The RNA shown here (transfer RNA) has 73 nucleotides and comes from an uncultured Alphaproteobacteria bacterium. Its Rfam family is "tRNA". By type it is a transfer RNA. The coordinates come from a structure-prediction model, not an experiment, and the mean pLDDT is 82.

């Protein structure tokens, strides 16, 4: 310069072929304890990398672009 992957909650990650945005850990509340850990129960927290197009409807399908990994050169 090319090709190829990878971005989702504070942290690691799913979302099975377009329609409900979710686990675990972590964090607040309450209960249990003298108090802590533990463990229940309830919640809060997302512009689904940005932009733009297809569609009735996009986290998913196209394209540009920004990080990062990777192979060729």
């Nucleotide at each position: 310069g090319g090709g190829g992957g990878u971005a989702u909650a504070g942290c690691u990650c799913a979302g099975c072929u377009g329609g409900g945005a979710g686990a675990g850990c972590g964090c607040u509340g309450c209960g249990u304890u003298c108090g802590c850990a533990a463990u229940g129960c309830a919640g809060a927290g997302g512009u689904c990398a940005g932009g733009a197009g297809u569609u009735c409807g996009a986290u998913c399908c196209u394209c540009c672009u920004u990080a990062c990994c990777u192979c060729c050169a």